[in-house]
RNA sequence: CCCGACAAAGGCAAACUCCGAGAAAUCGGAGGACGCAAAGCCACGGGUCCUGAACUAUUCGGGAUAGCCGGGUUGCCGAAC
Numbered sequence: 001c002c003c004g005a006c007a008a009a010g011g012c013a014a015a016c017u018c019c020g021a022g023a024a025a026u027c028g029g030a031g032g033a034c035g036c037a038a039a040g041c042c043a044c045g046g047g048u049c050c051u052g053a054a055c056u057a058u059u060c061g062g063g064a065u066a067g068c069c070g071g072g073u074u075g076c077c078g079a080a081c
Stems, first nucleotide, its partner, number of pairs: 003078002011036002016031006034067001040073003044070003047065008
């Protein structure tokens, strides 16, 4: 460097509930754990979702999703390969 243990120390937090923001997707806080070796961060590519416009079959604009996939970047530990 790669890799990912019946290792060690920890970390994050799905669904759901309550409160708040938003037109919505969705997001923030508290509780709560389905899970996660990057479930840390980034919207670059693809997908999906919301929304507006054009207008007849598709396109364009704005937004969201990093826990959909790929990619970029930073990081704990050190068994086996």
A computed fold for an 81-nucleotide RNA from a Verrucomicrobiota bacterium, annotated as c-di-GMP-I-GGC riboswitch aptamer. The sequence was found by an Rfam model in a public genome assembly. It matches the Rfam family "c-di-GMP-I-GGC riboswitch aptamer". For this family Rfam cites "Structural and biochemical characterization of linear dinucleotide analogues bound to the c-di-GMP-I aptamer" (Smith et al., Biochemistry, 2012).